[in-house]
Context: one part of a larger RNA
RNA sequence: CUGGGCAUAAAGCGCACGUAGGCGGCCAAGUAAGUCUGGAGUGAAAGCCCCCGGCUCACCCGGGGAGGGUCUUUGGAUACUGCUUGGCUCGAGGAUGGUAGGGGACAGUGGAACUCCUGGUGGAGCGGUGAAAUGCGUAGAUAUCAGGAGGAACACCGGAGGCGAAGGCGACUGUCUGGUCCAUUUCUGACGCUGAGGUGCGAAAGCCAGGGUAGCGAACGGGAUUAGAUACCCCGGUAGUCCUGGCCGUAAACGAUGAGCACUAGCUGGACGGCGUACCUGUACGUUGUCCGGCGAAGCUAAUGUAGUUAGUGCUCCGCCUGGGGAGUACGGUCGCAAGGCUGAAACUC
Numbered sequence: 001c002u003g004g005g006c007a008u009a010a011a012g013c014g015c016a017c018g019u020a021g022g023c024g025g026c027c028a029a030g031u032a033a034g035u036c037u038g039g040a041g042u043g044a045a046a047g048c049c050c051c052c053g054g055c056u057c058a059c060c061c062g063g064g065g066a067g068g069g070u071c072u073u074u075g076g077a078u079a080c081u082g083c084u085u086g087g088c089u090c091g092a093g094g095a096u097g098g099u100a101g102g103g104g105a106c107a108g109u110g111g112a113a114c115u116c117c118u119g120g121u122g123g124a125g126c127g128g129u130g131a132a133a134u135g136c137g138u139a140g141a142u143a144u145c146a147g148g149a150g151g152a153a154c155a156c157c158g159g160a161g162g163c164g165a166a167g168g169c170g171a172c173u174g175u176c177u178g179g180u181c182c183a184u185u186u187c188u189g190a191c192g193c194u195g196a197g198g199u200g201c202g203a204a205a206g207c208c209a210g211g212g213u214a215g216c217g218a219a220c221g222g223g224a225u226u227a228g229a230u231a232c233c234c235c236g237g238u239a240g241u242c243c244u245g246g247c248c249g250u251a252a253a254c255g256a257u258g259a260g261c262a263c264u265a266g267c268u269g270g271a272c273g274g275c276g277u278a279c280c281u282g283u284a285c286g287u288u289g290u291c292c293g294g295c296g297a298a299g300c301u302a303a304u305g306u307a308g309u310u311a312g313u314g315c316u317c318c319g320c321c322u323g324g325g326g327a328g329u330a331c332g333g334u335c336g337c338a339a340g341g342c343u344g345a346a347a348c349u350c
Stems, first nucleotide, its partner, number of pairs: 004321003007304002012318001014201004021194003025088007033081002035077007042069001049065006091191001092188003095184004103177007110154001114150008125136002162169002206247006215241002220236004258317006266295014299306002323350003332343004
C1' cells in the first nucleotide's frame, strides 16, 4: 500500500452511441522503457534497532555496528508488459445467397361499436342502484328501422408467441427505412472490449402554439351514503386523452440483477434458419446454429432462491454503497416558459 460489497439488507446510471483513459488474439525478429540482477556513488548528525560502556539502577549519556531510497550512474538478463518491424486467422467487420418479425417513418383504406343529426314505426316511460334520487322523456324519450356525420381504438387470430438498446410496438395496403439470424468459407487482417466527461433516444402526466374532440374523464356542479363524506356508488362535466410543431427528462424507466468475453451435469417445451434420413412432398425423426421459457446436478447464497439467459468459475472496463431520521431538504451551481429536473450538505437527534 491492498483488502468489503451492490436480485430482496445501503448500493447497477432508464437506454444507447461515443471522446479521453483503462484493458486487449496467435507467430517471429529487433529494442531494452517497465521488470529482474551485479558493481560504484550517495541516503549528514541526532533518533529507531543490536552490542559494549558511564552515572548505585533506570530515565539520560558515550562508543561501535546494522538498517534505511519510487534515488543517481554503469554493466548484464529478456520470460512477461511496452515500443518498432514483418506475418497469421480463430476475435471483429465486409461480400454473396437466403430468412422470420405488432422494429421505425409517411400516405392511403376498412369493418364492428359508440355518440350526434334527419326521417319512419310507436306511445309512456327510460336510465341508474344495495336500495334510491339527481338526470332524460307527451316540445314524443327509451326501443326499433333507414340514411347521414364525426372522433378514437383496432374484437377474434393472440400464444409463458414475435420484434426492438431501452422507453415501447398489435386492423389492412403501399412507399421509404434500421437491426437480427442462417448458409458459403469469398474478402480485410486485431480494425477489438469498456467508456469519466459529452451527445442522442426516452412511458405517463405536465407545459407552449395551432388544430381536433365520439367515448372516457382530474377539477367542478348535482344526487345518494354517512355522525360527517371535501371519498368509495350514481347523473352531468372542463382541462386532458387525439393530431402537427416545440419543450419537459421523470417512473416499482424492474429481471428491483451494468456492458463484454471464456469456461462449467442433465431433462423438457416454444419460435426462426441450415443439413441428413424416411416417406404419404410437408410432415416425422436425427443433427446443427440463434432466440424465448420451465425443471434441475455441482457450485454459490443469510435464507428465499439462482443454476449455459448464473446470483457458478475467472478476466477487462464503467457506475454506485458506507447506520436511521433530518433530506433527495437547505445553500450554491446548472438546465427549464413553468411545473420542476440534475448536482447535493450541515446543525440537531436516535